[in-house]
Annotation:
This is a predicted structure of a 71-nucleotide RNA (transfer RNA) from a Planctomycetota bacterium. The sequence was found in a public genome assembly. The coordinates come from a structure-prediction model, not an experiment, and the mean pLDDT is 83. Rfam family: tRNA.
C1' cells in the first nucleotide's frame, strides 16, 4: 500500500426500505421469616458524516475503528 468482512442497549444476538426484537445483567414492584429461585413492568441501543428515498439501521459514498487476506 490493495482487497474483503463486522461494528445495533453494559454483555451477547436476531432484524433488513415502513413505530428495532429477544435473552443475560442492572432498577422497581409482586412472592419468601431473609437470601436465591420465579413473576411483573418500566428504562436504555441502529460507530460518525453526507446522498437517494414520501420514508434509510437496512441502498449508495466518504470516513473512524476492529477482524482476515494479499503485497
Nucleotide at each position: 500500500g490493495c482487497c474483503g468482512g463486522c461494528g445495533u442497549a453494559g454483555c451477547a444476538u436476531a432484524g433488513u426500505g415502513g413505530u428495532a426484537a429477544u435473552g443475560c445483567a442492572a432498577c422497581a414492584g409482586c412472592c419468601u421469616u431473609c437470601c436465591a429461585a420465579g413473576c411483573u413492568g418500566a428504562u436504555g441501543a441502529c460507530g460518525a458524516g453526507g446522498g437517494u428515498u414520501c420514508g434509510a439501521u437496512u441502498c449508495c459514498c466518504u470516513u473512524c475503528g476492529c477482524c482476515g487476506g494479499c503485497u